[in-house]
RNA sequence: AGAGUUUGAUCCUGGCUCAGAACGAACGCUGGCGGCGUGGAUAAGACAUGCAAGUCGAACGGGGUUUUGAUUAUAGCAAUAUAGUUAAGACUCAGUGGCGUAAGGGUGCGUAACACGUGAACAAUCUGCCGGGAAGUGGAGGAUAGCUCGCCGAAAGGCGAAUUAAUACUGCAUAUGGCCAAUACGGGAGUCCGUUGAAGCCAAAGCCGGGGCAACCUGGCGCUUCCUGAUGAGUUCGCGGCCUAUCAGCUAGUUGGCGGGGUAAAAGCCCACCAAGGCUAUGACGGGUAGCUGGUCUGAGAGGACGACCAGCCACACUGGAACUGAUACACGGUCCAGACACCUACGGGUGGCAGCAGUCGAGAAUUUUUCUCAAUGGGCGCAAGCCUGAAGGAGCGACGCCGCGUGGAGGAUGAAGGUCUUCGGAUUGUAAACCCCUGUCAUUGGUGAACAAAGCUUACGGUUUACUGCCGUGGAGCGUGCUAGUAGCCAAAGAGGAAGGGACGGCUAACUCUGUGCCAGCAGCCGCGGUAAUACAGAGGUCCCAAGCGUUGUUCGGAAUUAUUGGGCGUAAAGGGUGCGUAGGCGGUAGGAUAAGUUAGAUGUGAAAUGUCGGUGCUUAACAUCGAACCUGCAUUUAAGACUGUCCUGCUUGAGCGCUAGAGAGGAGUCUGGAAUUUACGGUGUAGCAGUGAAACGCGUAGAUAUCGUAAGGAAGGCCAGUGGCGAAAGCGAGACUCUGGCUAGAUGCUGACGCUGAGGCACGAAAGCUGGGGGAGCAAACGGGAUUAGAUACCCCGGUAGUCCCAGCAGUAAACGGUGCGCGUUUGGUGUAGGUUGGUUCGACCCUGCCUGCGCCGGAGCUAACGCGUUAAACGCGCCGCCUGGGGAGUACGAUCGCAAGAUUAAAACUCAAAGAAAUUGACGGGGGCCCGCACAAGCGGUGGAGUAUGUGGCUUAAUUCGAUGCAACGCGAAGAACCUUACCUGGAUUUGACAUGCAUCUCUAAGUCGGUGAAAGCCGGCGAGGGUAGCAAUACCCAAUUUGCACAGGUGCUGCAUGGCUGUCGUCAGCUCGUGUCGUGAGAUGUUGGGUUAAGUCCCGCAACGAGCGCAACCCCUGUAUGCUGUUGCCGACCUAAAAAGCGGCUCUCUGCAUAGACUGCCCCGUGAAACGGGGAGGAAGGUGGGGAUGACGUCAAGUCAGCAUGGCCCUUACAUCCAGGGCUGCACACGUACUACAAUGCCCAGUACAAUUUGAACCGGUGCCGCGAGGUUUCGGAAAUCAUUAAAACUGGGCCCAGUUCGGAUUGCAGGCUGCAACUCGCCUGCAUGAAGCUGGAAUCGCUAGUAAUGCCGUAUCAGCUACGACGGCGUGAAUACGUUCCCGGGCCUUGUACACACCGCCCGUCACAUCAUGGAAGUCGCUUGUUCCCGAAG
Repeated sequence: AGAGUUUGAUCCUGGCUCAGAACGAACGCUGGCGGCGUGGAUAAGACAUGCAAGUCGAACGGGGUUUUGAUUAUAGCAAUAUAGUUAAGACUCAGUGGCGUAAGGGUGCGUAACACGUGAACAAUCUGCCGGGAAGUGGAGGAUAGCUCGCCGAAAGGCGAAUUAAUACUGCAUAUGGCCAAUACGGGAGUCCGUUGAAGCCAAAGCCGGGGCAACCUGGCGCUUCCUGAUGAGUUCGCGGCCUAUCAGCUAGUUGGCGGGGUAAAAGCCCACCAAGGCUAUGACGGGUAGCUGGUCUGAGAGGACGACCAGCCACACUGGAACUGAUACACGGUCCAGACACCUACGGGUGGCAGCAGUCGAGAAUUUUUCUCAAUGGGCGCAAGCCUGAAGGAGCGACGCCGCGUGGAGGAUGAAGGUCUUCGGAUUGUAAACCCCUGUCAUUGGUGAACAAAGCUUACGGUUUACUGCCGUGGAGCGUGCUAGUAGCCAAAGAGGAAGGGACGGCUAACUCUGUGCCAGCAGCCGCGGUAAUACAGAGGUCCCAAGCGUUGUUCGGAAUUAUUGGGCGUAAAGGGUGCGUAGGCGGUAGGAUAAGUUAGAUGUGAAAUGUCGGUGCUUAACAUCGAACCUGCAUUUAAGACUGUCCUGCUUGAGCGCUAGAGAGGAGUCUGGAAUUUACGGUGUAGCAGUGAAACGCGUAGAUAUCGUAAGGAAGGCCAGUGGCGAAAGCGAGACUCUGGCUAGAUGCUGACGCUGAGGCACGAAAGCUGGGGGAGCAAACGGGAUUAGAUACCCCGGUAGUCCCAGCAGUAAACGGUGCGCGUUUGGUGUAGGUUGGUUCGACCCUGCCUGCGCCGGAGCUAACGCGUUAAACGCGCCGCCUGGGGAGUACGAUCGCAAGAUUAAAACUCAAAGAAAUUGACGGGGGCCCGCACAAGCGGUGGAGUAUGUGGCUUAAUUCGAUGCAACGCGAAGAACCUUACCUGGAUUUGACAUGCAUCUCUAAGUCGGUGAAAGCCGGCGAGGGUAGCAAUACCCAAUUUGCACAGGUGCUGCAUGGCUGUCGUCAGCUCGUGUCGUGAGAUGUUGGGUUAAGUCCCGCAACGAGCGCAACCCCUGUAUGCUGUUGCCGACCUAAAAAGCGGCUCUCUGCAUAGACUGCCCCGUGAAACGGGGAGGAAGGUGGGGAUGACGUCAAGUCAGCAUGGCCCUUACAUCCAGGGCUGCACACGUACUACAAUGCCCAGUACAAUUUGAACCGGUGCCGCGAGGUUUCGGAAAUCAUUAAAACUGGGCCCAGUUCGGAUUGCAGGCUGCAACUCGCCUGCAUGAAGCUGGAAUCGCUAGUAAUGCCGUAUCAGCUACGACGGCGUGAAUACGUUCCCGGGCCUUGUACACACCGCCCGUCACAUCAUGGAAGUCGCUUGUUCCCGAAG
């Protein structure tokens, strides 16, 4: 210090979320030790039990026990025992009395208040005990507890009688003194203080010692009066600190006065009377919440939140009320009354109050021991010893927090084992372990062993005193006090021995892999992960962070400049009030003087301690504790300054205003007047339509419309002028005249003298629609009626038509009331136009030119802005004031209130929900947006499809199986260039299991190939016969190879995923596009280049240009074809000869042709468009002319397009089967639907006969001549041919004849019979032939396809696959050979530019509302219940 998240990307606005710190915490997992802190935050809920306030015998009487002394009685000879009395002492019990119990301790209910904090005041007060000072303490009296007796009661307790004491109570005396009237003097701050002072009034208590014969003297503790101090308390005031205006008015003892009462004390504190005041927008009154503070947490600070522990103050003590006692209470462990609750009870009546310390129950996420001691500190009582003290000091429990320590240290590579991952090589865990050498903190055991202790008591000496006690001082000695604790600490011993977890690992955010799972289970703070390859789920390994803790949840501050004082905004993101006038308030020109409120500086007092900061010190360190300093930013008083602000006084003129002279204007109000037009009425002319629309209809019209002429009525609106012209605050204002009236501008200058600006509330105005009452009503026109359109049409269109629109008087008070821009003032470069006025120049005058002011516009500089844009009329730079905003939705809604006749307006939330909503700009895509252009895209033509039959493919259905894939264009005669078996992947059945196929290892050998037999549908199974190759060697033999058996690794899979992939392909599209480098522009995404003007088939080329270049595409280079030349010359061609014709043979290479090589075409030339280029139009020449024709060639990319079944391949799956072999079946199945074709429907035809002309090609398990046989398919024979040599009738066309418009001499389906061919095999399921049969069909609905020239159409031929064939398919070849294109409006597709966009999965987009079901939250609701509260009245305890 920031980060994530809106978008395809960007910038901005804006919210949400995260990283930090903290906590009286809680929860989850885990847990070694110690120190210091801390621990009922919820139910101020209820409480069992114990303890928390007593003490004094030196105030008093008595009871009990006991010691000693004396004494009496009885027993006894006596000692003695027993009982009693008395004196002294000790202990103890209740009572009278004194002091204390008002402190200490707890809690935070109430309280928004002088409760608290801070600073003042009391001249308006009190103060027990304590300190200082003065004076006194004389003498009497009557009671009463206790005790005893009696009575009542269960108890608690009560009543009566008798008797008794006091430091208890009551008189009397005394009065230093106090209270107290008037007067005088002095002082002071208004009522006051001191002195003076008449009359009257007001006190007391003894106890314990010492001395003395006694009287008496004396000491201590007490008691009384007064003055004073200290401490504590009471009262008053200024200032400060919560939310709410959806609380705007509150108040009757209320505000004040006089007089009383009352209090310690002022006061309506209380009362009688009088007056009518008092508070409030600087927030009264009401409602909600809350103890306040020092401080704590956070923050750079300013601030924000909080008020545990500790400390100060307040309030409270079961709830409410009340007083008594007392120095102090309206009293936590007191009293009385009422109430609720609980307990006891003999039912009559009583008792109690843990928000004291422990503890229990309850509620709760949650908060401890029914501990020890008064040793220390402190408190109460007491002369004291001492007693009491759950205050306090300690211990215990809880990782609740902070701090400290440890869980070992060094060495140790074969980098062990195991785990995990793996590309199988290894890597990692990891010096980690083992192992070796050490150490001993903590814990454990044993021993030793503290500080916190001062006092107190006894005793000695000195002083005081006549003396003693006592007191004071000094010193020594003795006795003796420790809860914690046998603790801390210290010493010793033993052994690495007893001591590590939690969270995270997609980004933010440090840290990655495997397996499982498969939108399931789950995760998640935000964004978001998971649908078969998940670094995000779960487990594991590894890693990272922290560590006796780690995470989660909750809360606060921070980040958040996201309430902005420091430190934000409002044209379009949320946000300028519709407009003005104006009150309070805020702000305010210039000069001088005064003052000193603000301001600044100094001084004084205060600002408790603790905390925090700094510097020390003490615990081994730290936490912690302690000392000192500074701080406490504040408040008050006082002194000084006099700039600025304020206040007061005196001026000034520039701000503001008034006056004068002119001027423009749809500014406002009222009255009146005029014309055009619509409509209606009447009259005339006149006849069949008018009106209306995309087209129509409803409507009007023969009862005379429309049209046209004339007259009349009535209402509304104001043509041209008219202009980003004018006026007005805005709304708004447009015929003319008059009257009244507001504002503005200019020019000269006279006057006033700051009179100003803004403006919360308030008041006024305020379009249209609407409402009330009364008029008016021509046209228009919500609602409504009708006609159309449409799937519907409560609309758009048409015919009608009422409110309304108009006027008057009221209400209403809102608009995209917009410049989406509040008002005022000042400052800051310009250009140009326009309206009004004016200066100067010029002119006879005007026009015109120049300058200035005030308006209204445009363009632009700086500057500003997120950008768009604004730009002297600011959205620039400043000042003043007002209004408004704080994520989207819910919602400008609900409730409440105010206003309104109503409609409604104004003010204005929350629950809940989302992670966005939004602004501007960018690139695309899209548009039934625009511009330009292209394409057999349309149009113009030719021929088809869609109807029939058949073929073929697909869907569907069926099936044991009908294997699989392809599915808009871009699947459907597609993969398949050929399913009878095979193919074959499917089904049924029969079989095999290292396998039909590959490699390796081990093993086996009378077993392999082959052959024979049995069985069988075959495969297979069973059985018989049956061996080899190579190297070395003479050989025996050895080794190797091959083969077999068995076993192990493995093979195998057309099983899944084309959405894991490679490769290949389709498509947009042979469309002209797609990009890059550098530069420049922009905050940026991006733009520029590539846009523009021309041109092209083309981003083709030219010109221009902040661009300059370049790449992939286009074109060209390549192939075929068209022309020529050269070479070549057989198998080709030509010639002659021969022949019926050919062949063979002979000659030749001009031509054709074959093959090779070259030439040729480039807008090169001419004219024109044209003034330049590119280019275009025309022409010449030429075989060919502007790309000559055709092909190959397919940019960046799109469609998760197609293909795992061609092949390859990751992952997953099967392994006596999802592998392999075999037989048969199926892929050919048929109600039906679609696509693609063939054949036709006929006469441009069909049939018959005759007859002419090709090219591409193919051929050896092949092409097959000829002859013969057959009607034919074909059979047989074999010549020739591995081919320019042999094999192959081209057909349409043409000539002649027949047919004569018909289901035919068209058409050929279907079926029967008889055959042929291939093949192990034609049943399912082949092709062909002959004869016979002779179906549908007579040119095809909606719709739709191809084609622009050697093209369409039409005719035939060839080839691949192949035993044969479904080929009518596919791919090629040649023949014959058209028509049409005006043109680009429309349909489809595409390209470029531009525009709009809320789309970006990109229009097959996005998105709105109702309804249905479920869930959640909120509002309303007849009523009902509870709580709180106002006013009036009734009853009424204690006091």
Predicted 3D model of a 1439-nucleotide RNA (small-subunit ribosomal RNA) from an uncultured bacterium. The RNAcentral record of the sequence draws on Greengenes. Rfam family: Bacterial small subunit ribosomal RNA. Its family is annotated with structural constituent of ribosome and ribosome in the Gene Ontology.